[in-house]
About this RNA
This is a predicted structure of an 87-nucleotide RNA (Glycine riboswitch aptamer) from Sideroxydans sp. It was read from a public genome assembly, where an Rfam model found it. Model confidence (mean pLDDT): 77 of 100.
């Protein structure tokens, strides 16, 4: 001097799917039936390895989630840290 990754925090963006029916209830909400949604999480799978494995926004929907709002949220942008390390 010049450059990092994973991972970790803050902060901003971030879709999908029910204005369903009953019941109880002042509400908020809960229960059950059917009907969907997938981008926390999980679980399958290819090249490719070959002993074990291995991706994923594809599948499945266990979990979660389905007026609307709110949380959640794969991902991503900023800045802080990891990093007076390492290269």
């Nucleotide at each position: 001097u010049u450059c990092a990754a994973a991972c970790c925090g803050a902060u901003g963006g971030g879709a999908g799917a029910g204005u369903g029916u009953g019941c109880u209830g002042a509400a908020a909400a809960g229960c059950a039936c059917c009907g969907c949604c997938g981008a926390a999480g999980g679980c399958g799978u290819a090249a490719c390895a070959c002993c074990c494995g291995c991706a994923a926004c594809c599948g499945c929907u266990c979990a979660g989630g389905c007026c609307a709002c709110a949380a959640g949220a794969a991902c991503u942008a900023u800045c802080g840290g990891g990093a007076c390390a390492g290269g």